[in-house]
RNA sequence: UCAUUUGAGAGUUUGAUCCUGGCUCAGGACGAACGCUGGCGGCGUGCCUAAUACAUGCAAGUCGCGCGGACGAUGCAAAGCUUGCUUUGCAUCGUUAGCGGCGGACGGGUGAGUAACACGUGGGCAACCUGCCGAAUCGUUUGGGAUAACACCCGGAAACGGGUGCUAAUACCGGAUAGUUUCUUCCUUCGCAUGAAGGGAGACGGAAAGGUCCGUUCGGACCGCGAUUCGAUGGGCCCGCGGCGCAUUAGCUAGUUGGUGGGGUAACGGCUCACCAAGGCGACGAUGCGUAGCCGACCUGAGAGGGUGACCGGCCACACUGGGACUGAGACACGGCCCAGACUCCUACGGGAGGCAGCAGUAGGGAAUCUUCCGCAAUGGGCGCAAGCCUGACGGAGCAACGCCGCGUGAGUGAUGAAGGCCUUCGGGUUGUAAAACUCUGUCUUCGGAGACGAACCCGUACGGGAGGAAAUGCCCGUGCGUUGACGGUAUCCGAGGAGGAAGCCCCGGCUAACUACGUGCCAGCAGCCGCGGUAAUACGUAGGGGGCAAGCGUUGUCCGGAAUCACUGGGCGUAAAGCGCGCGCAGGCGGCAUUUCACGUCUGGGGUGAAAGUCCAGAGCUCAACUCUGGGAUGGCCUUGGAAACGGGAGUGCUUGAGCGUCGGAGAGGUAAGGGGAAUUCCACGUGUAGCGGUGAAAUGCGUAGAGAUGUGGAGGAACACCAGUGGCGAAGGCGCCUUACUGGCCGAUUGCUGACGCUGAGGCGCGAAAGCGUGGGGAGCAAACAGGAUUAGAUACCCUGGUAGUCCACGCCGUAAACGAUGAGUGCUAGGUGUUGGAGGGUACCACCUCCAGUGCCGAAGCUAACGCAUUAAGCACUCCGCCUGGGGAGUACGGUCGCAAGACUGAAACUCAAAGGAAUUGACGGGGGCCCGCACAAGCAGUGGAGCAUGUGGUUUAAUUCGAAGCAACGCGAAGAACCUUACCAGGUCUUGACAUCCCGCUGACCGGUGUAGCGAUACACCUUCCCUUCGGGGCAGCGGUGACAGGUGGUGCAUGGUUGUCGUCAGCUCGUGUCGUGAGAUGUUGGGUUAAGUCCCGCAACGAGCGCAACCCUUGAUCUGUGUUGCCAGCAUUCAGUUGGGCACUCACAGGUGACUGCCGGCGACAAGCCGGAGGAAGGCGGGGAUGACGUCAAAUCAUCAUGCCCCUUAUGACCUGGGCUACACACGUGCUACAAUGGGCGGUACAACGGGAUGCGAAGCCGCAAGGCGGAGCCAACCCCUGAAAACCGUUCACAGUUCGGAUUGCAGGCUGCAACCCGCCUGCAUGAAGCCGGAAUUGCUAGUAAUCGCGGAUCAGCAUGCCGCGGUGAAUCCGUUCCCGGGCCUUGUACACACCGCCCGUCACACCACGAGAGUUGACAACACCCGAAGUCGGUGGGGCAACCAUUUGGGGCCAGCCGCCGAAGGUGGGGUCGAUGAUUGGGGUGAAGUCGUAACAAGGUAGCCGUAUCGGAAGGUGCGGCUGGAUCACCUCCUUU
Repeated sequence: UCAUUUGAGAGUUUGAUCCUGGCUCAGGACGAACGCUGGCGGCGUGCCUAAUACAUGCAAGUCGCGCGGACGAUGCAAAGCUUGCUUUGCAUCGUUAGCGGCGGACGGGUGAGUAACACGUGGGCAACCUGCCGAAUCGUUUGGGAUAACACCCGGAAACGGGUGCUAAUACCGGAUAGUUUCUUCCUUCGCAUGAAGGGAGACGGAAAGGUCCGUUCGGACCGCGAUUCGAUGGGCCCGCGGCGCAUUAGCUAGUUGGUGGGGUAACGGCUCACCAAGGCGACGAUGCGUAGCCGACCUGAGAGGGUGACCGGCCACACUGGGACUGAGACACGGCCCAGACUCCUACGGGAGGCAGCAGUAGGGAAUCUUCCGCAAUGGGCGCAAGCCUGACGGAGCAACGCCGCGUGAGUGAUGAAGGCCUUCGGGUUGUAAAACUCUGUCUUCGGAGACGAACCCGUACGGGAGGAAAUGCCCGUGCGUUGACGGUAUCCGAGGAGGAAGCCCCGGCUAACUACGUGCCAGCAGCCGCGGUAAUACGUAGGGGGCAAGCGUUGUCCGGAAUCACUGGGCGUAAAGCGCGCGCAGGCGGCAUUUCACGUCUGGGGUGAAAGUCCAGAGCUCAACUCUGGGAUGGCCUUGGAAACGGGAGUGCUUGAGCGUCGGAGAGGUAAGGGGAAUUCCACGUGUAGCGGUGAAAUGCGUAGAGAUGUGGAGGAACACCAGUGGCGAAGGCGCCUUACUGGCCGAUUGCUGACGCUGAGGCGCGAAAGCGUGGGGAGCAAACAGGAUUAGAUACCCUGGUAGUCCACGCCGUAAACGAUGAGUGCUAGGUGUUGGAGGGUACCACCUCCAGUGCCGAAGCUAACGCAUUAAGCACUCCGCCUGGGGAGUACGGUCGCAAGACUGAAACUCAAAGGAAUUGACGGGGGCCCGCACAAGCAGUGGAGCAUGUGGUUUAAUUCGAAGCAACGCGAAGAACCUUACCAGGUCUUGACAUCCCGCUGACCGGUGUAGCGAUACACCUUCCCUUCGGGGCAGCGGUGACAGGUGGUGCAUGGUUGUCGUCAGCUCGUGUCGUGAGAUGUUGGGUUAAGUCCCGCAACGAGCGCAACCCUUGAUCUGUGUUGCCAGCAUUCAGUUGGGCACUCACAGGUGACUGCCGGCGACAAGCCGGAGGAAGGCGGGGAUGACGUCAAAUCAUCAUGCCCCUUAUGACCUGGGCUACACACGUGCUACAAUGGGCGGUACAACGGGAUGCGAAGCCGCAAGGCGGAGCCAACCCCUGAAAACCGUUCACAGUUCGGAUUGCAGGCUGCAACCCGCCUGCAUGAAGCCGGAAUUGCUAGUAAUCGCGGAUCAGCAUGCCGCGGUGAAUCCGUUCCCGGGCCUUGUACACACCGCCCGUCACACCACGAGAGUUGACAACACCCGAAGUCGGUGGGGCAACCAUUUGGGGCCAGCCGCCGAAGGUGGGGUCGAUGAUUGGGGUGAAGUCGUAACAAGGUAGCCGUAUCGGAAGGUGCGGCUGGAUCACCUCCUUU
């Protein structure tokens, strides 16, 4: 100096948004385990499970300086004698079984038990003990009797025991002495007190004359011993406070609580006993149950907290299980004793032995946890004077990546960017300076060599100093020397060698850092959450590449964090989960103004404590780090002491504003009881009266000719009180409504007389509490669950109708719940207003009006709040106080337990399991059997049809060798196909080809190819013959054919759900968007809504919008008028001419072509906002977009098409390719769509006459003329076309015939005969003539088109095409009817509303039943565990009693006493037994509901007015959702018509 430095989020509910809310992830940690992998070192750590059982070894001994012996060695002496042996004695030394002392109460282990003064922290003991140790004082005297060892004998298998005899002590016992101890007592002082200190008196009580050494007479030293005091250390006891869960554990307690007196203890105490009293504990959680050793600390966290209690340290508890005491300073004693039990072992069956939760180790259990190692060298402990001995404490080593830390696996240069791999758009990219190669280095590993620190002691010896002493030995201190290392030949250092020996694991869809290929094809698999996989998978598997970490990496488990997701710091409760239905009120919590005091809280100074280690800071030591050391800081706490007095609190005094009382007024469906009243319904009686009434969407059941209904009169009875009546009043809520009376509660205003904080809230508790329901007794008119009948319906246990019982009503007693709602607890204060209304008062005035105040009750709104909606002085704003409640959805308000209830049931109230959400508000859409406005041939009004017939054509189906394929509601079905006899052709059968029918490249041969002829064959094809190239620098080249090789061709094979392109459809509907601005947290809104208007988001006006884009409209084409120009092939008025615009001529007209003009609501009137515009009119060829066309916004339908074409991927490759012949696409019991022709007289036949337009024409259109009944043939003019041809238009009109019939309608079908096209009309073309002459007489349900030159009707042309048209695309002729209107059907547009829909109503979704699986409840019982209780039995043992046993010390004396031992008895007492209960668990036939599960059954309850509005409580009924009754709520839409189902 420093020790205050600190807080990140993400994914997932939705179409999108904001919020609420859960789930999940990223971080850190671990005594870990598992998978893959593994070079070295340091420091740590290592049975979390079975406190399961243990083989073997070791873990507590030591002292001969306490004692008697024994044995051994050495020396000396003696004896014997086999003279080198034996024996004996003495001395010294050593070893030691036994007696004795000290220690085995420490050290080491474990965490079972324990919820407790066990632990932590702070105190207390005047209520205590303390061996060894330190200090001090005084002593250490005198006697005695035994007993182990030993010897002998005996018993026993053993363990071990018994008897007799001998002996010692620092073993044991008696006496003397003793300040003192204990007891009794007196005095003084002190203390809060039981008491303490000091002084005096009386009584009681002890020792080893020991050991060693010096000196040796005394004496002294050391180690001991005794008494006493003090200290130190270690303990014992008591107390305050603190730290788990469950209240579905609420009451517990008889030695229990206290007292007195004994006993007991080191000591207080019911610790124990006798007696007495009846207490003690508990909602501030007793008791019970479950769980758990506690702490320092450790992990996490910003912190507060949360979790944990391995290692290290403190305390406690335990030692096979249970009980007990002995010894001792200390134990009720891990390696001591006794007893009981279980287990194991030995046994000669009589009896014995044992306790690893010490260190190693074994078995077992388990996912899982080590060596039967070395050493006492160090540190520490025990004993000893000491040497020393013991020490699995400890120091070390071993094993294990179990953790932390450090190091290495090489470094530099090196581009042909090598090879190989992978990818590829085939160009390349990437792996990648990576490798190779070259130049270096040498950590670690390997080999060789050197080689520590840790060692200081003790002791011995030498020397020096000091205290004491007469001195010596000795004691204390210091110095030198000597001596001691398990680790360990280790750390470390030096040398040598050579890149040599050393990299893996996980991940790569998002979160989250890192992408491609192949394989697979909802399979295999992945997954922490969201979710991937159904043929192009960055999500599976593999590979390449990449990312991360690294001797490790992942996974699993657990804890904290993120999670403000239990919120003290730091959350909420109108609608998301959450305010008790309401009040009264005990405890508790909180509490007005002034003042005094105390100092409990609070603040502050000092002192003590808060062990060490750890964390933090600074420094230091191992090369660094981990690790360790030194010092500091910190340890939020507790105790104590001095002070302060604002605030809270205690005590006291006062005050009036909170609260209450009084006085005077006031309003009211407030409550209870009694009495009274009228209207209406029903019933009864009688009268009048006749055929219906009633009821509904329509009906029926029902009532009625036995007289209903209707009407009149009278009566009976019950229930409810019209109008007034009002977001009016009252009440705490439920609730309360005719009138009167009685009793009674609360509230408001005015006044300011009284009390003087008396207040607020309120867990428990108590009371009130709609409807339904229950009990008893009444009552019963109407209504009406259940029930019955009638309807409706597929059914109808419903909605509708007719009846109808409980009930509804009264009295008394229960029940105690509701959407008991303002979904909003109570109280107080504060914070803009405006406007209604109820009650009261004051001012004011004409008694109005008006102003002000208080108390209620509504609406609108500022600030503020809110997720938003909204709330807003009646707060959901700003604050305070108190209570209640919430913590994801489902399971479930269920189960079990308890309480209450007559019952129904209510209150309290879980878990397993399961899901990744469930929700709130708002937004945009879509939808509604919601609303408003508007449009469309949508309906209506009309016309003509379709559906019936025959035929044509397409489709389905069926058939077939094949009947190729596609299209499928509208928007497939005369569609692709604008034309299948072959071809087409894709299909089938048969026959053929294999680089191929078609393209490119290469090689060889030929010179052509093509074409022609012949033969075989149905043909493809094969063989043969004829004929036949170009350029050249002469090398060759081009081209073509044939043959060959491989790359490749080819595929109408698959996928339109991989695609491009194209198309359909909503829809020519009027919409769809953007920029900027503004509003909103946001999705979004605004603009685009509104008022008008339009065909139109067309235009005008308004407006927080202002503009713009794609659409609309216009510009384009055509048609309608006119003008100008140009007139041939067109035209012809006038002129000429002709059979004829034929020709001359002309271009005026028609017409054609080209270009202009014209129409713009421009003008007038009216309406309208003076606008936009609308209506009418004028003019005009045309009038309000003139008619028609082209033109199709953003988008929707995974709409259609891989078979037009293109194309990714997959598949086939002597075939899924190619060629040929024949067949099929043309089938035919049927069904449907689209058409044609008809059914006739508005018609058919026959004859005659008239008028078009659009178009087409060269392998074409084809005239005239001739032939044929006709189709057609012959013919060939003209025309490349305003020229010629197709080309005579038809309906129409004129005339004639037919007369209502299966016909002179209709033309199918069939026969015969022909024609045309074509290689070829059999399957399978068209046409003609003659003959035939079917169904059909106008079409059921249903359904289509069309609003004017339209429908209808009539013919004509064209494309395709050799031929083939009822289809398609066009053209003109004739030419209508109707539109009141927008209620309804369908489709659409705009606004609005509801929504549980968003794949968007073809949506969503409920319940039973059936099946599978899962967890749970009940259950006759069965079984186990635990803790108590009662009784029986009662071991060991302490204590007490006892006498007739036994006994060394003392007394007495030989009898005995005292004392002790054994025995016996008693109390207590473990284990055991019996019994009835309790709690908890396991299991159980069966049973109950619940949950989950791609495609089961039945219905349709809910979401829209969900088709009967829904929901709540209750009762009842029903297969089920559910229905109905009664009361309640809005969290219900809406101006109004029978019922109804489904769509994965």